[in-house]
RNAcentral holds the sequence, with entries from ENA. Small-subunit ribosomal RNA from an uncultured prokaryote, 1372 nucleotides, folded computationally. The prediction has a mean pLDDT of 82. Its Rfam family is "Bacterial small subunit ribosomal RNA".
RNA sequence: CAUGCAAGUCGUACGAGAACCGGCUUCGGCCGGGGACAGUGGCGGAAGGGCGAGUAAUGCGCUCUUUACGUGCCCCAAGGUGGGGGAUAGGUCGGGGAAACCUGGCGUAAUACCCCAUGUGCUCUACGGUGGAAAGCCUCGGCGCCUCGGGAGCGGGGAGCGUCCCAUCAGGUAGUUGGUGAGGUAAAGGCUCACCAAGCCAAAGACGGGUAGCGGGUGUGAGAGCAUGGCCCGCCACAUCGGGACUGAGACACUGCCCGGACUCCUACGGGAGGCUGCAGCGACGAAUAUUCCGCAAUGCGCGAAAGCGUGACGGAGCAAUGCCGCGUGCAGGAUGAAGCGGCUUCGCCGUGUAAACUGCUGUCAGGGUGCAGGAAUAUUGACCAUACCCAGAGGAAGGACCGGCUAAUUCAGUGCCAGCAGCCGCGGUAAUACUGAAGGUCCAAGCGUUAAUCGGAAUCACUGGGCUUAAAGCGUACGCAGGCGGAUUUGUAGGUAUCUUGUGAAAUCCCACGGCUCAACCGUGGAACUGCAGGGUAAACCACAAAUCUUGAGACAAGUAGGGGUCAGUGGAACUAUGAGUGGAGCGGUGAAAUGCGUAGAUAUUCAUGGGAACGCCAAUGGCGAAGGCAACUGACUGGGCUUGUUCUGACGCUCAGGUACGAAAGCGUGGGUAGCGAACGGGGUAUGAUACCCCGGUAGUCCACGCCGUAAACGAUGCACACUAGGUCGCGGAGCCUCUGACGUAGUCGCGGCCGAAGCAAAAGUGUUAAGUGUGCCGCCUGGGGAGUACGGUCGCAAGGCUAAAACUCAAAGGAAUUGACGGGGGCUCACACAAGCGGUGGAGCAUGUUGCUUAAUUCGAGGCAACGCGAAGAUACUUAACCUGGGUUUGACAUGCACGGAUUAACUUUGUGAAAGCAGAGCCACACCCUUUGGGUGGAACGUGCACAGGUGCUGCAUGGCUGUCGUCAGCUCGUGCUGUGAAGUGUCGGGUUAAGUCCCUUAACGAGCGCAACCCCUAUCGUUAGUUGCUAACGCGUCAUGGCGAGAACUCUAGCGAGACUGCCGGUGUCAAACCGGAGGAAGGUGGGGAUGACGUCAAGUCCGCAUGGCCCUUAUGUCCAGGGAUGCAAACGUGCUACAAUGGUGCGUACAAAGCGAUGCAAGGUCGCGAGGCCAAGCAAAUCGCAAAAAGCGCGCCCCAGUUCGGAUUGCAGGCUGCAACUCGCCUGCAUGAAGUCGGAAUCGCUAGUAAUCGGAGAUCAGCGACGCUCCGGUGAAUACGUUCCUGAGCCUUGUACACACCGCCCGUCAAGUCAUGGAAGCCGGGAGUGCCCAAAGUCGUCAUGUUUCAAUGGCGCCUACGGCGA
Repeated sequence: CAUGCAAGUCGUACGAGAACCGGCUUCGGCCGGGGACAGUGGCGGAAGGGCGAGUAAUGCGCUCUUUACGUGCCCCAAGGUGGGGGAUAGGUCGGGGAAACCUGGCGUAAUACCCCAUGUGCUCUACGGUGGAAAGCCUCGGCGCCUCGGGAGCGGGGAGCGUCCCAUCAGGUAGUUGGUGAGGUAAAGGCUCACCAAGCCAAAGACGGGUAGCGGGUGUGAGAGCAUGGCCCGCCACAUCGGGACUGAGACACUGCCCGGACUCCUACGGGAGGCUGCAGCGACGAAUAUUCCGCAAUGCGCGAAAGCGUGACGGAGCAAUGCCGCGUGCAGGAUGAAGCGGCUUCGCCGUGUAAACUGCUGUCAGGGUGCAGGAAUAUUGACCAUACCCAGAGGAAGGACCGGCUAAUUCAGUGCCAGCAGCCGCGGUAAUACUGAAGGUCCAAGCGUUAAUCGGAAUCACUGGGCUUAAAGCGUACGCAGGCGGAUUUGUAGGUAUCUUGUGAAAUCCCACGGCUCAACCGUGGAACUGCAGGGUAAACCACAAAUCUUGAGACAAGUAGGGGUCAGUGGAACUAUGAGUGGAGCGGUGAAAUGCGUAGAUAUUCAUGGGAACGCCAAUGGCGAAGGCAACUGACUGGGCUUGUUCUGACGCUCAGGUACGAAAGCGUGGGUAGCGAACGGGGUAUGAUACCCCGGUAGUCCACGCCGUAAACGAUGCACACUAGGUCGCGGAGCCUCUGACGUAGUCGCGGCCGAAGCAAAAGUGUUAAGUGUGCCGCCUGGGGAGUACGGUCGCAAGGCUAAAACUCAAAGGAAUUGACGGGGGCUCACACAAGCGGUGGAGCAUGUUGCUUAAUUCGAGGCAACGCGAAGAUACUUAACCUGGGUUUGACAUGCACGGAUUAACUUUGUGAAAGCAGAGCCACACCCUUUGGGUGGAACGUGCACAGGUGCUGCAUGGCUGUCGUCAGCUCGUGCUGUGAAGUGUCGGGUUAAGUCCCUUAACGAGCGCAACCCCUAUCGUUAGUUGCUAACGCGUCAUGGCGAGAACUCUAGCGAGACUGCCGGUGUCAAACCGGAGGAAGGUGGGGAUGACGUCAAGUCCGCAUGGCCCUUAUGUCCAGGGAUGCAAACGUGCUACAAUGGUGCGUACAAAGCGAUGCAAGGUCGCGAGGCCAAGCAAAUCGCAAAAAGCGCGCCCCAGUUCGGAUUGCAGGCUGCAACUCGCCUGCAUGAAGUCGGAAUCGCUAGUAAUCGGAGAUCAGCGACGCUCCGGUGAAUACGUUCCUGAGCCUUGUACACACCGCCCGUCAAGUCAUGGAAGCCGGGAGUGCCCAAAGUCGUCAUGUUUCAAUGGCGCCUACGGCGA
């Protein structure tokens, strides 16, 4: 807001009266019945129904109150109801208008209106008196009417108490507060007006702003509370917005009236009409909310005498799982655990699952049919609901969420920090119980989940019931008004308090009992409760109040006493600085080192004199005083407070304290002084990448004084004030005592103040502990996650700087405390290591070798990356191969393994042909084997071949999926456990401490006692000796032989070989030391304190290294990422780095001569010897599977020559030529030899490495790999053989104890500030726009009231004016 309905009724108040019926008729009509429509009149329309805009009080709730009030209908009581009059609607005849409607003439009735009378009672009263009412109707029995009194019920007014947030709203108010008088009202009242007074409200929150209808109740909660006010009931407010009155018993009236505004509609443009926040319904808004249903049958209401009429109140139905309750979708049996399907898989299976099939049974609901109690009352009356019986038939009826923990319930696949999940913690980066799907499972079930909201948990605003040293939190300190709290005794009162009682606390709800719907939800009856408010009685302990008393709290008094307490004035010495003078003569000053600076115009230094300002050494303290800030030379004046003793006085005078007031370091500000030193800013010099700093030279404000501001500090004990109680010990300061004849000293002790340690207790712990952070009381202040922020805005204070008060948006999931274990420190202590130092020799410079980076390339395969990658994997890359890379050519069950099926007797092998770079491809020749039957042959079988299927294969990826192995810290001395003890706990103790050691080695102490892995020892090599054995080794004695040699016989002594033993243990002595462990020195001894060397590597760290040694999960490739072949590459070269070799020379080079090892290796091997060659090497060849033979010459060394300091007789790169060896083959790309060539290099910048004794340095020898070799590498072997170590400050690394920590991926940590682009939130901003409120002025509708006028007789009505005022306008 279209449309319909939601308030009418009465003819027994009144006149008139259509249709219709009857009678009469003069046919015009009349009479009677009848009663529609409309009107007059009465009652109702103020109820019922809707809604919550406004309202923080004119409201609501509870309790009172009204002697300050009203009341129609209803009930009770008393009295009355007599007489008269004039109108008017309707009607009729006209007029105007589109309509709404307006209007004139004539005429009519009443329970409409008016007058007179009476008047019990009533009203007013100057107590004489005055005023003032009615209505009839009808079936004659009633219903009405008037006056007055009472009642019931319903209203009006008033009071107390209760009733949200903001103080960043602190002052508000002029009809305001009161009085007098008047008006007005049903009624008190500034309700209104005139006059008078100046009050009234407010920190217990006035005024202002925001929000909100209030209560019974409802949700939650153990309760106290917190949140809320939908349905139902009570009250209030509203009815399109604002204003107003009329009528009436009642309204300032939801479906009445008037005016104004907005909006909508009609119109003939003149003018009119309207109000769903009644029931339905429509549109719009919105996340979202229903039928334009049936009926007055019931309950109730209005009218009526009644019948009855009306009633979207109400009773019902419809729609929505929106809520609550009940019921169903079947029940019983049924294992072959069927098939099917699905999932997993350890290949065995498991799940769906008693589920189904099948057998038996039941019949709710839905469906069909038949009937009828009840809601209905005594008769009529059922919109709708409800209910009984029968039929058929398991049929038509199950979903949702979840399965990482909280939290009941798990697997697979997909995905790969993607897609996604998520309430919190958190999942997801290739094995996701967390995402998605599936399977399975769990929980609910006609529902299940999500979202939003409230309460709970949250003791997380704490009344019940919290805190404030360090987590957030004690005002910087004191005084002190209001407020809160307050000592002992007595008497009284009864406000609080307790108890009893009375009234009230509506009903419903909640609770209990019983009952009614088959149960339940729901409903009925009764009880209890409503914890509250008010009245009365009683009690008098406690609080309070009144009166009185007391002394212990508090104060006063007297006598003493300590003190940097305060204010003012004066005085002093040291130092500093300036000035003057003297001496003196080149520097001074300053620093890590310097420079700026001062100084020959005489500084610094030194002496004297004079001036100036500031601060007060020693005493001095862990000490004193003060409320705090703070206070320090000495003297004086004035002055505050404390303490002790006496116990004389007052008699609770007290404690705390919101606001308030005062004081309040430093810096800063204002005015005027002062200024020696110091010294922000500033200047200069240094340092440094920079250095607006630290250091140095200067230096202004300031620091100082007076007066006035500021008002803050880590103003700290991070600990408010007061009082009481609760173990002690000890030290210091002040006082008065006691003992003693006095003093010193001492003192069971005592009062006050200042410290330390500690019992109980408390505390998260650290800690605190009579100076509480213990136990209590009183009062105040403050806190409520971090950041934003002590910021913005507002207010206030200030000269300013700024202070006080003090948010929010937004953002994070933490911020924080105490303690623990580690790690770390340009923290500390102790100690070690070739860590430094002391030494010796190198690297870094040169040439070459080798590895790496980079570059290049078709490819230059891959890995290793600080130490701990880089002569590393690699103990042998020419090609082959290793082999993984590139180019090209082949191949596809494959180069290799196993299985199955089929084929057939050829293949394979061997010989050979063609082609080709080879692999390969194509072809020819040749031949089988075993067994059986039987033999011209046939069959079968395995090997092999072919075809096919399974599968092979991969140096492809992931070392961050792994095993194994390895590196490193580190051969560092550590790492742990059991039991006990301590701690709430993490954890500690043991393992710390004192000694000692190479060592957590050992000893002592000890809430620890023991034990394990590590250390050490046991093992191997080596150094000494003994014994056994005596060949291939050895040879002293004897013998033989040789030019010579253990060559031979022989020997078993020696050396040696290699088995077994011995030896060394701080065992002995002295000293030191804790009667210890141990250390120092010594003896003996081959060796002495681990004799030397090796092997041996704790718990762990580095996601260290390796998937390319091997193994292995997952992924990937499968005519290729497999496999075969040829060639190339891995050797590529502007450059850089690592590791080495050779050198630069005379301690050398070179020539000749000559001496001494150890350990290895040798049969496709080592090779003597001979011979050829300058040589590498060649040829021939003895011996040897080796203590026998060979490699094999050891070299440095020693002896004798030459070279003579030079790019050389150093150095050997590079290049040319000629050769040798291996190998199928030395072009890319091998090694070696000879001749020739003869580069760089003259000892190496910054930096850096190794080594402590048979070591460094230096010299050669051997081996593995291996055809050969790029080996100068690696691993062993021996020869010669040093120097130095004062020591632990420093560099590096390590161990133990301790300390700090905001680190824990652990300092290669963490973390701060600026800055780009874009975005969000908040503040400011010249201004611009909107809303709300207040205030002044202008205009002024309707209307009440007043007044004037008109007024048919009156009443009414109308008009003018005045007051008030809605709306509208203007203004700052």